A computed fold for an 87-nucleotide RNA from Ferroacidibacillus organovorans, annotated as c-di-GMP-I riboswitch aptamer. Model confidence (mean pLDDT): 85 of 100. RNAcentral holds the sequence, with entries from Ribocentre. Its Rfam family is "c-di-GMP-I riboswitch aptamer". About the family: GEMM was predicted in a large-scale screen for bacterial structured RNA regulatory elements.

[in-house]
RNA sequence: UCUUCAUAUUGGCAAACCUAUCGAAAGAUAGGGACGCAAAGCUACGGGUCUAAGGGUUGAGAAACCUAUGAUCGCCGGGUUGCUGCC
Numbered sequence: 001u002c003u004u005c006a007u008a009u010u011g012g013c014a015a016a017c018c019u020a021u022c023g024a025a026a027g028a029u030a031g032g033g034a035c036g037c038a039a040a041g042c043u044a045c046g047g048g049u050c051u052a053a054g055g056g057u058u059g060a061g062a063a064a065c066c067u068a069u070g071a072u073c074g075c076c077g078g079g080u081u082g083c084u085g086c087c
Stems, first nucleotide, its partner, number of pairs: 012037002017032006035074001041080003045077003048072003054067005
């Protein structure tokens, strides 16, 4: 230095829910709170999923349907960064 294996430590993040705010909504932010997570750090590049303001179609109308430019990285993958290590 590399590989394999084992056992730990310091810590980290924060689901649901509640409150406040923003948003058409999905959802996000802050505080509280912990379901869990070895990347549950970052990134919307690919896929999936959610929403449908605006736009389009149908309809007498009420509405219905389609559509991300919106959202989700705690849905999956890719990219990228970080912490720990007995013999």